[in-house]
RNA sequence: GGCCUCUUCGUCUAGUGGUUAGGACACUAGGUUCUCAUCCUGGCAACAGGGGUUCGAUUCCCCUAGAGGUCA
Numbered sequence: 001g002g003c004c005u006c007u008u009c010g011u012c013u014a015g016u017g018g019u020u021a022g023g024a025c026a027c028u029a030g031g032u033u034c035u036c037a038u039c040c041u042g043g044c045a046a047c048a049g050g051g052g053u054u055c056g057a058u059u060c061c062c063c064u065a066g067a068g069g070u071c072a
Stems, first nucleotide, its partner, number of pairs: 001071007010025004018055001027043005048064005
């Protein structure tokens, strides 16, 4: 340098054009408990950046950035 794959809450992950963007752990508030832990209920929090296609994009296309693989 060429080609391929990936990037979603703090972490891991689901989501094949119309979802309130879901779940687990973590954090946090309350309940339970003499206290802690466990358990129960609630809350917080995310689509790498830009552009395009479309009535509508996390999803399809292009560029950029980062990560990984492969060839030379």
Annotation
Predicted 3D model of a 72-nucleotide RNA (transfer RNA) from an uncultured bacterium. Its Rfam family is "tRNA". The prediction has a mean pLDDT of 81.